[in-house]
Context: one part of a larger RNA
RNA sequence: UACUCGCUAAGGAACUCUGCAAAUUAGCCCCGUAACUUCGGAAGAAGGGGUGCCUCCAUUAGGUGACGGGUCUCGCAUCCGAAGCCGAAGGAGGUCGCAGUAAAGUGGCUCUGGCGACUGUUUAUCAAAAACACAGGACUCUGCAAAGUCGUAAGACGACGUAUAGGGUCUGAUGCCUGCCCGGUGCUGGAAGGUUAACAGGAGAGGUUAGCCGCAAGGCGAAGCUUUGAAUCGAAGCCCCAGUAAACGGCGGCCGUAACUAUAACGGUCCUAAGGUAGCGAAAUUCCUUGUCGGGUAAGUUCCGACCUGCAUGAAUGGCAUAACGACUGGAGCGCUGUCUCAGCGAGUAACUCA
Numbered sequence: 001u002a003c004u005c006g007c008u009a010a011g012g013a014a015c016u017c018u019g020c021a022a023a024u025u026a027g028c029c030c031c032g033u034a035a036c037u038u039c040g041g042a043a044g045a046a047g048g049g050g051u052g053c054c055u056c057c058a059u060u061a062g063g064u065g066a067c068g069g070g071u072c073u074c075g076c077a078u079c080c081g082a083a084g085c086c087g088a089a090g091g092a093g094g095u096c097g098c099a100g101u102a103a104a105g106u107g108g109c110u111c112u113g114g115c116g117a118c119u120g121u122u123u124a125u126c127a128a129a130a131a132c133a134c135a136g137g138a139c140u141c142u143g144c145a146a147a148g149u150c151g152u153a154a155g156a157c158g159a160c161g162u163a164u165a166g167g168g169u170c171u172g173a174u175g176c177c178u179g180c181c182c183g184g185u186g187c188u189g190g191a192a193g194g195u196u197a198a199c200a201g202g203a204g205a206g207g208u209u210a211g212c213c214g215c216a217a218g219g220c221g222a223a224g225c226u227u228u229g230a231a232u233c234g235a236a237g238c239c240c241c242a243g244u245a246a247a248c249g250g251c252g253g254c255c256g257u258a259a260c261u262a263u264a265a266c267g268g269u270c271c272u273a274a275g276g277u278a279g280c281g282a283a284a285u286u287c288c289u290u291g292u293c294g295g296g297u298a299a300g301u302u303c304c305g306a307c308c309u310g311c312a313u314g315a316a317u318g319g320c321a322u323a324a325c326g327a328c329u330g331g332a333g334c335g336c337u338g339u340c341u342c343a344g345c346g347a348g349u350a351a352c353u354c355a
Base pairs, nucleotide, nucleotide: 001350002349003348004347005346006345007344008343010341011340014339019336027051028050029049030048031047036041038173052095053094054093055092056091057090062086063085064084067081068080069079070078071077072075096100101105108334109333110332111331112330113329114328115326116325120132121131136171137170138169139168140167141166142165148157149156150155174321175320176319177318179251180250181249184248185247186244187243188242189241190240193239194238195237200232204228205227206226207225208224211220212219213218252270253269254268255267256266279313280310291307292306293305294304295303
């Protein structure tokens, strides 16, 4: 000097991102125990008191019951007495110590927000959470050789189940609720019209040449073969017409107006598929921003309660509340402390010296 421990005057969080760490608390018995609440809880809430040993009450209550006796229906029966042993809990008095759950082991507590209902699950080896799951809710597919999944197939799972069943997606206990928009995208249904493939069809065109014409060059050219090929016919789909948002998603602007001012219940106008309802709101969302006001502090960019000017909240991408729960996260207080003011002393181990 480092590590692991023990103790510390006065103060007691002034430390620090944060009371991180440490300390406090602690067992059992008794008393006592608030808001809130889903009436179960909250709760070991909080907060108090007791606790060793000895004597007496005391042959304590209670347990066990050797042994002895009575009765009869003679039994693993029943009734009575009872030695010995075990033995709480309580009361009274006494006694020792600083201290009696004397060591070890063994909750610190309270108030108030956020998030997630809860118990659970997770990044084996830097993340345990507000993430995942969950019971509950909803939509949708599936009539059984089910849908869906695996497999080339056979076949298997689904299921030896049958719509109170099974698959998929979203939400996430409970309470109160879940507004408007179907124009776009998707899905479902529709079938009149438009468009539309192969196939079918074969108008027409080209090649070839028996033949014909021509002195020749060459021209015309049937059938057959062959290369093509228009109209016409032709399903789903798409266009089209409807429905559907707990499908993907979306949910405006400008101007004016009330007898102080300010504001605008009201009016005008443009645009849209429709213009954000109930709630909540500087929020896990607020840039400006340490917004403004109130509370707590001597002093508070955090925190709590309000306001609403919501840069850019909002309803199962769920909205808002919520008792209980949480090794979650923010703020405050009591207790307690070497976290600190500010260090000191001690123990062990390592380092160091010698061998």
The prediction has a mean pLDDT of 88. A computed fold for a 355-nucleotide part of an RNA from a hydrothermal vent metagenome, annotated as large-subunit ribosomal RNA, domain IV.